Predicted 3D model of a 74-nucleotide RNA (transfer RNA) from Chitinophaga japonensis. Its Rfam family is "tRNA". The organism belongs to Chitinophaga, within Bacteria.
RNA sequence: GCCAACCUAGCUCAGCCGGUAGAGCAACAGUUUCGUAAAUUGUAGGUCGUGGGUUCGAAUCCCAUGGUUGGCUC
Numbered sequence: 001g002c003c004a005a006c007c008u009a010g011c012u013c014a015g016c017c018g019g020u021a022g023a024g025c026a027a028c029a030g031u032u033u034c035g036u037a038a039a040u041u042g043u044a045g046g047u048c049g050u051g052g053g054u055u056c057g058a059a060u061c062c063c064a065u066g067g068u069u070g071g072c073u074c
Stems, first nucleotide, its partner, number of pairs: 001072007010025004019056001027043005049065005
């Protein structure tokens, strides 16, 4: 330099043939216990890497750009 994949909640990820965002773990609260842990119920938490475009509507499609990982080449 070229190619590919990936970037979504605190963490690991799903959702990606457009319809308004979820799971597990973690956190917090309740129940239970003499107490803790475990178990169980619930709550909060993200404008989807960034900026534009298309559309009635974009995490999803298009363009640009940043980052991570891997491969190729001198």